[in-house]
RNA sequence: GGAGCAGGCCGGGCGGUCGCGGCACGGGAGUGCCGAGGAAAGUCCGGGCUCCGCAGGGCAGGGUGCUGGGUAAUCCCCAGCGGGGGCAACCCCAGGGAUAGUGCCACAGAAACAUACCGCCGGCCGGCACUGCCAGCCGGCAAGGGUGCAAUGGCGGGGUAAGAGCCCGCCGGCGGUUCGGCGACGGGCCGGCCAGGCAAACCCCACCCGGAGCAAGGCCAGAUAGGGGGAGAUGAGGCGGCCCGCCGAUCCCCGGGUAGGCCGCUUGAGGUCCCGGGUAACCGGAGGCCCCAGAGGGAUGACUGCCGCGUCGGCGGGUGCCAUCGCGCGUGCCGACGCACAGAACCCGGCUUACAGGCCUGCUCCCCGG
RNA sequence: GGCCCCAUCGUCUAGGGGACCAGGACGCGGCCCUCUCAAGGCCGAAACGGGGGUUCGAAUCCCCCUGGGGCCACCA
Numbered sequence: 001g002g003a004g005c006a007g008g009c010c011g012g013g014c015g016g017u018c019g020c021g022g023c024a025c026g027g028g029a030g031u032g033c034c035g036a037g038g039a040a041a042g043u044c045c046g047g048g049c050u051c052c053g054c055a056g057g058g059c060a061g062g063g064u065g066c067u068g069g070g071u072a073a074u075c076c077c078c079a080g081c082g083g084g085g086g087c088a089a090c091c092c093c094a095g096g097g098a099u100a101g102u103g104c105c106a107c108a109g110a111a112a113c114a115u116a117c118c119g120c121c122g123g124c125c126g127g128c129a130c131u132g133c134c135a136g137c138c139g140g141c142a143a144g145g146g147u148g149c150a151a152u153g154g155c156g157g158g159g160u161a162a163g164a165g166c167c168c169g170c171c172g173g174c175g176g177u178u179c180g181g182c183g184a185c186g187g188g189c190c191g192g193c194c195a196g197g198c199a200a201a202c203c204c205c206a207c208c209c210g211g212a213g214c215a216a217g218g219c220c221a222g223a224u225a226g227g228g229g230g231a232g233a234u235g236a237g238g239c240g241g242c243c244c245g246c247c248g249a250u251c252c253c254c255g256g257g258u259a260g261g262c263c264g265c266u267u268g269a270g271g272u273c274c275c276g277g278g279u280a281a282c283c284g285g286a287g288g289c290c291c292c293a294g295a296g297g298g299a300u301g302a303c304u305g306c307c308g309c310g311u312c313g314g315c316g317g318g319u320g321c322c323a324u325c326g327c328g329c330g331u332g333c334c335g336a337c338g339c340a341c342a343g344a345a346c347c348c349g350g351c352u353u354a355c356a357g358g359c360c361u362g363c364u365c366c367c368c369g370g
Numbered sequence: 371g372g373c374c375c376c377a378u379c380g381u382c383u384a385g386g387g388g389a390c391c392a393g394g395a396c397g398c399g400g401c402c403c404u405c406u407c408a409a410g411g412c413c414g415a416a417a418c419g420g421g422g423g424u425u426c427g428a429a430u431c432c433c434c435c436u437g438g439g440g441c442c443a444c445c446a
Base pairs, nucleotide, nucleotide: 001366002365003364004363005362006361007360008359009358010357012307013306014305015304016303017302018301020035021034022033023032024031025030037341041352042351044350045349046348047347048346049213050212051211052210056244057243058242059241061209062208063207064206065205066080067079068078069077070076081095082093083092084091085090096204097203101202102201103198104197105196117145118144119141120140121139122138123137124136126134127133128132153171154170155169156168157167158166172194173193174191175190176189177188178187179186180185217263218262219261220260227254228253229252230251231250237247238246256445257444258443270290271289272288273287274285275284276283277282308339309338310337311336312335313334314333315332316331318329319328320327321326371442372441373440374439375438376437377436380396381395382394383393388426398414399413400412401411402410419435420434421433422432423431
């Protein structure tokens, strides 16, 4: 210098004028302070909170799925294991069970779980014929060919009539044993034990899950038709797919009225400094400082000055390729336009998705120079 | 704001891992029939919302986006 990997951060800045929402002060005019995000988004997970009497049992259903840890909890995070990719930094994996059972594996192929199409070999015969060719029967085999995503461990050697873990060496898998590790798993030794794949097919195993959601829910005020129909102590309803258990009188539909106020509501698993533990996620502790949006026709904006960045245009000059036309690179001035994705609505922890441009840190590989 | 559901020719739909270059109806185009139109007959064009994954193989199974649709207030 080039190419790349991982992590973190910013995402226009500083003013002026006017305006909007909230809080505090003020009799009022008004003054002071605060006022979007890393994703406020998708609503994909998990929790707090509220109500359903408690949140009970079983079946069904749903979810998760290597191991250990973290957490309020998770489909999240951290560390590791195994597999795969990359020269490497590093990245990716729904990664339990296919000897519990069932099912599927189209087409092709003999056969997709238990088979023999072309073949190879031996025996018995036969025909043509003479070291050959063709055919039949019985038996052995799975090496080679062929089909296919996939064909009964792979490669090599021995062996054999031909073959085959039949035997041997190495490699892969499985089982046993031993050592290490909390564990996933890894190393050694032994055993030829070697009949495929799919569970994001049903299923089995282990663990988790009660339901609804701030339009939850509570209080106040006001209005209307306590009107009509139906079900109900032989059990409505709570309760959700069913049953049991518990509670026990209302419930559903049509019709009618209202479109008001307050609480919930923002101070919280809060932010920021410090110390300690842990590889890390994270946890523990002592204080100090801070308050950081809370609307409900729903605020966070408009105009403007200077600066920064980007794109385009004009003018100027530099440089590389080049015969020329022209093209590329970098740059000064002026002008115009723009400043990504996006927009809180009960709150929080994650994930995912969108995002112009820019900054910082660590690491890997290649080339050059000392 | 919250909770659900759906996506296949222009429209309505079938298909729920393979025999699917996705079937049918209406509509559209061409030809035949007719003096002409309609009806009828024959032929044709036309679709799995997008991206990734599992699988030998995806319209179908899983995940993420995109686009539609529906429901949820209080009082007596």

This is a predicted complex of two RNAs, RNase P RNA and transfer RNA, with 446 nucleotides together.
Model confidence (mean pLDDT): 81 of 100.